[in-house]
């Protein structure tokens, strides 16, 4: 930088000792009945790989490439396990208001 996804889902123990929810502002919330971080174990999910089925490569097999569907099986690679990415901020629409809807920006994760 490109693409996809982001209202689903899934936590205990040890250590640690005061913060945390990305950043700024605001709101709201979690937290000494123990925050962040780290370690162990467990789990969730299905982005990638593997496996499966099919197609192409003139035929079969190997290899390579592509596609599909489902599963979580595989000591697989990541990721994740309060609240929508906790909510709002910018633009547009509905609306008397309160509020609601859509999009964007930023961010996170994966694949390139």
């Nucleotide at each position: 930088u490109u693409c996809a996804u982001c209202c689903c889902g899934a936590g205990c123990g040890g250590u640690g000792g005061a913060g945390g929810g990305a950043a700024u502002g605001g709101g709201c919330c979690c937290c000494g009945u123990g925050a962040a971080g780290c370690c162990g174990c467990g789990g969730c999910a299905a982005c990638c790989g593997g496996a499966u089925u099919c197609c192409g490569u003139a035929u079969c097999g190997c290899g390579c490439g592509g596609a599909a569907g489902g599963c979580g099986u595989c000591a697989g690679g990541u990721g994740c396990c309060a609240a929508a990415u906790c909510c709002c901020a910018c633009c547009c629409c509905c609306c008397g208001a309160a509020g609601g809807g859509g999009g964007g920006a930023a961010g996170a994760u994966g694949a390139g």